[in-house]
RNA sequence: GCCUCCGUAGCUCAGUGGAUAGAGCGUCGGUUUCCUAAACCGCAGGUCGAAGGUUCGACUCCUUUCGGGGGCACCA
Numbered sequence: 001g002c003c004u005c006c007g008u009a010g011c012u013c014a015g016u017g018g019a020u021a022g023a024g025c026g027u028c029g030g031u032u033u034c035c036u037a038a039a040c041c042g043c044a045g046g047u048c049g050a051a052g053g054u055u056c057g058a059c060u061c062c063u064u065u066c067g068g069g070g071g072c073a074c075c076a
Stems, first nucleotide, its partner, number of pairs: 001072007010025004018056001028042004049065005
């Protein structure tokens, strides 16, 4: 340098054109308990890496870009 995959909540991930973007774990609050843990209940937490475009409508499609993983080439 080229190809390819990934980037969504604190963490691990789902969602691949349509409704207010979700789950598990975790944090916080509550119930319970002498206390803790466990169990159960509830809340919060996201400009979907960034910018632009297509579309009535974009996390999803296209372009550019940033970061990360893998492969190939060059480095004589």
Molecule: transfer RNA
Organism: Holdemanella sp.